[in-house]
Context: one part of a larger RNA
RNA sequence: GUCCUCAAGGAACUAGGCAAAAAAGCAGCCGUAACUUCGGGAUAAGGCUUGCCUCUAGCAAUAGAGGCCGCAGCGAAAGUAUAUCAACCAACUGUUUAACAAAAACACAGCUCCCUGCGAACUCGUAAGAGGAUGUAUAGGGGGUGACGCCUGACCAAUGCCGGAAGGUCAAAUAUUGGUGGUGAUGGGGUAACCCUGAGCUGACCGAUAUAAGCCCCGGUGAAUGUCGGCCGUAACUAUAACGGUCCUAAGGUAGCGAAAUUCCUUGUCGGGUAAGUUCCGACGCGCACGAAUGGCGUAAUGAGUUGAUAACUGUCUCGAGGACUCGCUCG
Numbered sequence: 001g002u003c004c005u006c007a008a009g010g011a012a013c014u015a016g017g018c019a020a021a022a023a024a025g026c027a028g029c030c031g032u033a034a035c036u037u038c039g040g041g042a043u044a045a046g047g048c049u050u051g052c053c054u055c056u057a058g059c060a061a062u063a064g065a066g067g068c069c070g071c072a073g074c075g076a077a078a079g080u081a082u083a084u085c086a087a088c089c090a091a092c093u094g095u096u097u098a099a100c101a102a103a104a105a106c107a108c109a110g111c112u113c114c115c116u117g118c119g120a121a122c123u124c125g126u127a128a129g130a131g132g133a134u135g136u137a138u139a140g141g142g143g144g145u146g147a148c149g150c151c152u153g154a155c156c157a158a159u160g161c162c163g164g165a166a167g168g169u170c171a172a173a174u175a176u177u178g179g180u181g182g183u184g185a186u187g188g189g190g191u192a193a194c195c196c197u198g199a200g201c202u203g204a205c206c207g208a209u210a211u212a213a214g215c216c217c218c219g220g221u222g223a224a225u226g227u228c229g230g231c232c233g234u235a236a237c238u239a240u241a242a243c244g245g246u247c248c249u250a251a252g253g254u255a256g257c258g259a260a261a262u263u264c265c266u267u268g269u270c271g272g273g274u275a276a277g278u279u280c281c282g283a284c285g286c287g288c289a290c291g292a293a294u295g296g297c298g299u300a301a302u303g304a305g306u307u308g309a310u311a312a313c314u315g316u317c318u319c320g321a322g323g324a325c326u327c328g329c330u331c332g
């Protein structure tokens, strides 16, 4: 290291019955609860039988009666392989971190919202083109939730999205136009150089007017991102406050649940279970900091899930002991 056995006790071990042990044994007969979506739960649980001989019934399997033996009768080689009571989570079968995580995570059917009228939306590609789809809104794509049952409250102030167009604001082009600059017909002055007038044309520059979406603005929208108050007083014991006042807000958390996979204080308080229980179960509710498809609360069945309890069982332990085989080292 791999196995086997053990007095008395039997989980006192331990983070935890981890590991081991064990009941049971795919047969026959009887029997089987809560709950339930009426399918299940369920092989629930639990109990009895099992060999051989003779007789009876039967075609036979088999059944019944009587008898016989043993500690033991599916006389066990393999394979299979605890049961029950509760709670949480996830409906379920399934999927996953190849080689530390199999789960309460992912998926799922179902529900819901958004987009898309077909050369569809969307995705890949510079493009051609392809998928979507040889499909056509009972179709396709995307987001969320996650069977089923009962439900899914308030807020559109902020952010997002959708719709609207009266007004405000607003880009570069473009058009028109003004200024400035250039050129300069004509006319005037001057001997000339040149000066004045200035129709017209015009590069660049600087403005003005006209012009879109957007933004401002006006509405809508929560199974869109999200959010869902404070202080003070008050009842004929006390306590508490149905009630009243006041401030603020877009609106102040509804139903249900609640010391919870969420509770800091906290081993909250009460009840149950134990001789004794920081865990567990049932309640209470001052919820530090639950709460309604980031779903809320239930829920039969299911689970190599998590937690608590019981029976059975045992070298897990009290507490060790003995034995078999094997490996390394040492000795020989």
Stems, first nucleotide, its partner, number of pairs: 001325006008318002012316001017313001027049004035040001037147001051068007069073001082311007089303002094106002110145007122131003148298004153228003158225002160221005167216003174210006181202003187196003229247005256290001257287001268284005